[in-house]
Molecule: small-subunit ribosomal RNA
Organism: marine metagenome
RNA sequence: AGAGUUUGAUCCCGGCUCAGGAUAAACGCUGGCGGCGUGCUUUAUGCAUGCAAGUCGAACGGUCUUUCCCGCAAGGGAAGGAUAGUGGCAAACGGGUGAGUAACGCGUAAGUAACCUGCCCCUAAGCAGGGAAUAGCUCCGAGAAAUUGGAGGUAAUACCGUAUGUGGUAUUUCUUCGCAGGGGGAAAUACUAAAGCCUUCGGGCACUUGGGGAGGGGCUUGCGUCCGAUUAGCUAGUUGGUAAGGUAAUGGCCUACCAAGGCAACGAUCGGUAGCUGGUCUGAGAGGACGAUCAGCCACACUGGGACUGAGACACGGCCCAGACUCCUACGGGAGGCAGCAGCAAGGAAUAUUGUGCAAUGGGCGAAAGCCUGACACAGCGACGCCGCGUGGGGGAUGAAGACCUUCGGGUUGUAAACCCCUUUUCCUAGGGAAGAACAAUGACGGUACCUGGGGAAUAAGUCUUGGCUAACUACGUGCCAGCAGCCGCGGUAAUACGUAGAAGGCAAGCGUUAUCCGGAUUUAUUGGGCGUAGAGAGGGCGUAGGCGGUCCUUCAAGUCGGAUGUAAAAUCUCCUGGCUUAACCGGGAGGGAACAUUCGAUACUGCUGGGCUAGAGUGCCGCAGAGGGAGACGGAAUUCCCGGUGUAGUGGUGAAAUGCGUAGAUAUCGGGAGGAACACCAGUGGCGAAGGCGGCCUCCUGGCUUGCGCCUGACGCUGAGACGCGAAAGCGUGGGGAGCGAACGGGAUUAGAAACCCCGGUAGUCCACGCUGUAAACGAUGUCAACUAGGUGUCGGUGGCGUAGAACCCGUCGGUAUCGAAGCUAACGCGUUAAGUUGACCGCCUGGGGACUACGAUCGCAAGAUUAAAACUCAAAGGAAUUGACGGGGACCCGCACAAGCAGCGGAGCGUGUGGUUUAAUUCGAGGCUACGCGAAGAACCUUACCAGGGAUUGACAUGCACGUAGUAGGGAAGCGAAAGCAGACCGACCCUUCGGGGAGCGUGCACAGGUGAUGCAUGGCUGUCGUCAGCUCGUGCCGUGAGGUGUCAGGUUAAGUCCUGUAACGAGCGCAACCCCUGUCGUGUGUUAUACGUGUCACACGAGACUGCCGGUGUCAAACCGGAGGAAGGCGGGGAUGACGUCAAGUCAGCAUGUCCUUCAUAUCCUGGGCUACACACACGCUACAAUGGCCGGGACAACAGGCAGCCAAGCCGCGAGGCGGAGCUAAUCCUCUAAACCCGGUCUCAGUUCGGAUUGUAGGCUGCAACUCGCCUGCAUGAAGUCGGAGUUGCUAGUAACCGCGCGUCAGCAACAGUGCGGUGAAUACGUUCCCGGGUCUUGUACACACCGCCCGUCACGUCAUGGAAGCUGGCAACACCUGAAGCCGGUGGCCUAACCGCAAGGAGGGAGCCGUCCAAGGUGGGGUUGGUGACUGGGACGAAGUCGUAACAAGGUAGCUGUAGCGGAAGCUGCGGCUG
Repeated sequence: AGAGUUUGAUCCCGGCUCAGGAUAAACGCUGGCGGCGUGCUUUAUGCAUGCAAGUCGAACGGUCUUUCCCGCAAGGGAAGGAUAGUGGCAAACGGGUGAGUAACGCGUAAGUAACCUGCCCCUAAGCAGGGAAUAGCUCCGAGAAAUUGGAGGUAAUACCGUAUGUGGUAUUUCUUCGCAGGGGGAAAUACUAAAGCCUUCGGGCACUUGGGGAGGGGCUUGCGUCCGAUUAGCUAGUUGGUAAGGUAAUGGCCUACCAAGGCAACGAUCGGUAGCUGGUCUGAGAGGACGAUCAGCCACACUGGGACUGAGACACGGCCCAGACUCCUACGGGAGGCAGCAGCAAGGAAUAUUGUGCAAUGGGCGAAAGCCUGACACAGCGACGCCGCGUGGGGGAUGAAGACCUUCGGGUUGUAAACCCCUUUUCCUAGGGAAGAACAAUGACGGUACCUGGGGAAUAAGUCUUGGCUAACUACGUGCCAGCAGCCGCGGUAAUACGUAGAAGGCAAGCGUUAUCCGGAUUUAUUGGGCGUAGAGAGGGCGUAGGCGGUCCUUCAAGUCGGAUGUAAAAUCUCCUGGCUUAACCGGGAGGGAACAUUCGAUACUGCUGGGCUAGAGUGCCGCAGAGGGAGACGGAAUUCCCGGUGUAGUGGUGAAAUGCGUAGAUAUCGGGAGGAACACCAGUGGCGAAGGCGGCCUCCUGGCUUGCGCCUGACGCUGAGACGCGAAAGCGUGGGGAGCGAACGGGAUUAGAAACCCCGGUAGUCCACGCUGUAAACGAUGUCAACUAGGUGUCGGUGGCGUAGAACCCGUCGGUAUCGAAGCUAACGCGUUAAGUUGACCGCCUGGGGACUACGAUCGCAAGAUUAAAACUCAAAGGAAUUGACGGGGACCCGCACAAGCAGCGGAGCGUGUGGUUUAAUUCGAGGCUACGCGAAGAACCUUACCAGGGAUUGACAUGCACGUAGUAGGGAAGCGAAAGCAGACCGACCCUUCGGGGAGCGUGCACAGGUGAUGCAUGGCUGUCGUCAGCUCGUGCCGUGAGGUGUCAGGUUAAGUCCUGUAACGAGCGCAACCCCUGUCGUGUGUUAUACGUGUCACACGAGACUGCCGGUGUCAAACCGGAGGAAGGCGGGGAUGACGUCAAGUCAGCAUGUCCUUCAUAUCCUGGGCUACACACACGCUACAAUGGCCGGGACAACAGGCAGCCAAGCCGCGAGGCGGAGCUAAUCCUCUAAACCCGGUCUCAGUUCGGAUUGUAGGCUGCAACUCGCCUGCAUGAAGUCGGAGUUGCUAGUAACCGCGCGUCAGCAACAGUGCGGUGAAUACGUUCCCGGGUCUUGUACACACCGCCCGUCACGUCAUGGAAGCUGGCAACACCUGAAGCCGGUGGCCUAACCGCAAGGAGGGAGCCGUCCAAGGUGGGGUUGGUGACUGGGACGAAGUCGUAACAAGGUAGCUGUAGCGGAAGCUGCGGCUG
């Protein structure tokens, strides 16, 4: 510090995810030791048991007890000890928890002139003399208990008078200091204290009244302190005053009266959440998150309320009351409060011992000894965290064994192990043994740490990962299954992604996972982001608060800057240093900021005060332009309607029609009239307005801009949250109006349908007045204002100059508007003085997509609806710009038998062949638009043959290896069974080498294996088809671009061609094109097997020549080239062939071959016989033959080429009507044979008919091949003589020696289903104006939401499943208020007929006190109507998601009606239509 993920690729925007660190953690697997820390985050849930606050006898009277003394005893005395009670102090600390609290609660800084303070310290003065009670105790009771009543005694440092008054307090007077309401001093009057105990007799400790201090606290204030505005108004003790009360003290703290205030957009009130801080984690920092342990503060102590005591509490281990809960009970009553330490239960993913000790530190009491102390110090449990150590070190290659992989050679594990040598941290064992302790005694930890001796490598390694991010790879298993996954994504038979194994990588007594926080995330942006198109400028203005503000001088010093002082607790943090062996940990020293307060200073800038200025802003004066606004009149054209004339059969409308109108007279045409709406031309990237918007002409009223002048004011300015005006169209209300147009609606078409597009009608509406609505693609998708930063060109309105007779032109300038462009900016597109450049001021807005321009709530509206505006859930994208392709029912150019022009066909018939389908035991398999279908198949009767039935054999029909066997062996093979295969087996009968032992070959048995036309062409090689013989496809360097990429390869010409030329940021090159190769056409030369008319040759084979736009003319950029011509056998590629770029189609082929993997092995292998591949209602494809006279038939006659031939071609001759037979000459071929070519020509006949056309079909007689022609061959003769009379929609081939017609050869092959295929020659045309259209292709361009690329993408309803959510009659909880009722304890107040030791009084009585009663307040409770917030809810609304459901086709291309949009109506649905708007 970054990385992955949107795309075919790119750049950008943008979200999601990862790598890091951390934790009071938990879970999984594993686990040796030690140190230091740390440990209920959940139920502030409930608690058994024990302990956690006592102490003082030197305050007091008793009681008990020990010892001693006196005494006979009773008893008395003395010295100790213990102690229930009275009394004092403590118990308000320490310890726990975080429920409540958004607050002066906390933090920080101040104030207190408004206050208190026990114990402690300093200081001043004092401590005299009396009294009355009461616990304990004794006696008598009540009660189960807790507890308690009565009577009698008694003490005090308990309680109460009196005295004294240094003092203190109050009042009055005077004085002094202070900013201040305050302080000091003086005088007078009144009031006001006390307690003793111990003693070594020195005193000590207490006590009282004051003053001061220290420390502690109360109260007040400035500033800071979470979220929500879908919480906007809140407040009656409320805000202030006066008086009284209350408090330690200020204060509405409380009460009465008076006033009507107080708070709030700088967020009151309300709701939600939360203890705050030092700090902790993270981060470069700024920040963000958190607030365990430690420390400071606060709050709380079962829940709620209350006071008492006290210096201090409204009190965790005190009291009273109410409530809930638990326990005891004799049922009458009582008791309790672990959020102290342990512990239990429950909850939970989850958190420890009912331990030891007061030795240390600290606390309470005490004069002290001391007692108490679950504070604390320690130990125990937990890898919960941090830190340290170890599980051994060195040597050791035959690189052992095993395991895994393997190309079978080997490689890896791996010096790893074994083995040898060594060490002992740790461990075990034995001995010694602390510090912590202070002046002595006193050590829980602890026989611990540590030290020493001995023993023995001994006691000690796991976990996660290995597709990318991200370090680390192979095998097997699995087969979209099982599973993985943080994101992208893996898994559908070759998975480095699942599982296992081996190996490797990471970390290590831990490792991984989960959760949470920060980081990365500049992804809330102060540091440090944006808003034309990605999310984002409000529709537009005026203007309030607020923010900001020209120039000069001046005052102050608020902001600002600097110095000083104080605070900023300690711990933490950083640095240095020290102590534990080190570290963690702990100690010491140093350091530091922010912030706040006080004070001193500075005065540039901002601000404040005062005074000037004119450049901003405004006014004035003279002009100018304009669809700026409002009102009222007027005008002509056109449409429609009405009346009349002329006139007659149609008109209208469309792609074509129809509905409609018209003989009752339309349309057309002429004249007249009515009415409404809109204003042609001018008209313009022209004008005006803030925007919406504004268009005939005239008048009136009215707003603004602008030029010139530089008159006046003197910063008067800019922006602008709220607020308030304006605001297209549609829509709404009331009343008018209504020509045309025209949602809805009706009809006609179109269509599969047509709720649309098209047509005929047509209502609201469109128009006017008044009112509402308040939205638009209200757009420049660009807020307003100001300044600065090159220009060119056009235009509108002024004005200056020049110029002119006047103009125009021209040169300036101000204001608008438009276009092109420097710099710059931008992701790019683009913007560019009218900025999207460079800056400033202010406002608005954005933070992934969907859900959602939604729900709920609120405000507005008559309604429609508008404004504001979430969440659950879900996805890993959504998006912008540009690039390359592909595509378009986009465009331009060009080509091709693509169309057109022609010729001949196919499609109809019969037959042949192939295919589908059907059938079958089987009809083997493959091929499937073009690019399958006379295709694989250049030959299915058996064979082929892969299929079916049946019958055999099983190391096999075929190959290799090993082992064993075999010797009349291998091989041949009669009889017999059998359909054959096969079984069986008489008989015959071998070979090679040899060292003579044997070996090889063969055969047999067995083991390995063979075999497979079984699967996968989507695992493959090779080959092939197709686009396409189309002209394209690329590279190097350079240049352009952030980049994908572009350029080159484009443009203008030209070509068959990316062929060539010219231009040109390109210059070159490669694969293609062309050429080189073959055939053919002309000539020459050479040779001559064959042929020959003997001369030779138009023959054959070789080698050459020839054609190159070379020459001429024209066109042309005078380039390429094209057109014409000459010559020539041939002319512009002469004709034909071979030759097929980068690639596309997961195209075809595992059945031609090869091949991975899988499957099969008495069977899916193999042999045999027979059958099938030849089936047949039918459909398609390709052909043949025809339908006839350009013909058929008969007779005669003429002319080829290619090619083949020895298991062959086969002559002559003879036989047969013929197929053919006999025959055998010749030929291994220019020699012989196939081999008479046919169409054609001549002559004859037929005469338009199902024929003398046509030949199917069938019968019959034959021939040939073959082991064999039944299924199932070909040929011949005779006989038979079907359909068919030129073929619907549609469709094929062909541009010249071509089509068409005619025959001939060949391959395969025994034969042949060949009418096929492939060659050969013969005869030999027609037509092409042209490129609009169909098909295919090429180039350029354009749009795109496509990239699996239009067979693409994609929208909505409906149906099904799942999920979350809104509404809803209701049902049911929580919370906080309010009204009324009741009202405990208690403080305060009142009260009298009750009670009453101390004081007064001789007494009566009084003062004072107590209980009782009453009242105010008030917790809790009750009743009630509302508020708010949850849960649930029949039914219902939409939403999201879900491999293969239904209906359509809305959008993306001109998406087939351009799309989008606000609004309104309509419709199964997407949607359609109207009105206005936008160009995206």